[in-house]
């Protein structure tokens, strides 16, 4: 980096140094956040439960498998729905859009390669 699966409307900081002048993935239109220092990098806390390893129960000769708790270790995440939209289908319109749903991007985890 490519492809695969599964998840993205929940939930966690008015934290503390350091930068300093942008950012919210890219590209439009929109909104929003920021020198009352954002983003970003560290530390400290915190969610949360993808994965591991342990614990309880069921299946099983076992190997393993499944289900539930807890949160040790490995990631991730701690403004706004992935901030909304954009392309397609359906359905309802007051004909101006509106609602769902998918698709496509995009991001996190797994596990191969």
């Nucleotide at each position: 980096a490519u492809a695969a699966c599964a998840u993205c409307g929940a939930g966690a900081g008015u934290g503390g140094c350091u930068c300093g002048a942008g950012g919210g993935a890219a590209c439009u239109g929109g909104c929003c956040c920021u020198u009352u220092g954002a983003c970003a990098g560290c530390c400290c806390g915190g969610c949360a439960a993808c994965c591991u390893g342990g614990c309880u129960c069921c299946g099983g000769a076992a190997a393993c498998g499944g289900a539930g708790a807890c949160a040790a270790g490995g990631u991730g995440c701690u403004a706004c729905u992935g901030c909304c939209a954009g392309c397609g289908a359906a359905u309802c319109u007051u004909c101006g859009g509106a609602u769902u749903c998918g698709a496509a991007c995009g991001a996190u985890g797994u596990a191969g390669g």

Predicted 3D model of a 113-nucleotide RNA (SAM riboswitch aptamer (S box leader)) from an Actinomycetes bacterium. NCBI's taxonomy places the organism under Bacteria, Bacillati, Actinomycetota, Actinomycetes. The prediction has a mean pLDDT of 85.